Predicted 3D model of a 75-nucleotide RNA (transfer RNA) from a Planctomycetota bacterium. The sequence was found in a public genome assembly. Model confidence (mean pLDDT): 81 of 100.
[in-house]
RNA sequence: GGCCCCAUCGUCCAGCGGUUAGGACAUCAGAUUUUCGAUCUGAGAACAGGGGUUCGAUUCCCCUUGGGGUCACCA
Numbered sequence: 001g002g003c004c005c006c007a008u009c010g011u012c013c014a015g016c017g018g019u020u021a022g023g024a025c026a027u028c029a030g031a032u033u034u035u036c037g038a039u040c041u042g043a044g045a046a047c048a049g050g051g052g053u054u055c056g057a058u059u060c061c062c063c064u065u066g067g068g069g070u071c072a073c074c075a
Base pairs, nucleotide, nucleotide: 001071002070003069004068005067006066007065010025011024012023013022018055027043028042029041030040031039048064049063050062051061052060
């Protein structure tokens, strides 16, 4: 440098055109418990950036950025 893949709560993972963007863990609050832990209930928390297509984009297309894989270069 070419090609391919990936980017969503703090973390890990769903979502495949119309959702209130969901789950687990973590965090916070409450309940329970002599305390801690455990358990139960609740709360807050996210679509990398910019364009395009579309009535409608997290989802499809392009570019950028970042990460990974592979091939080539390194004569």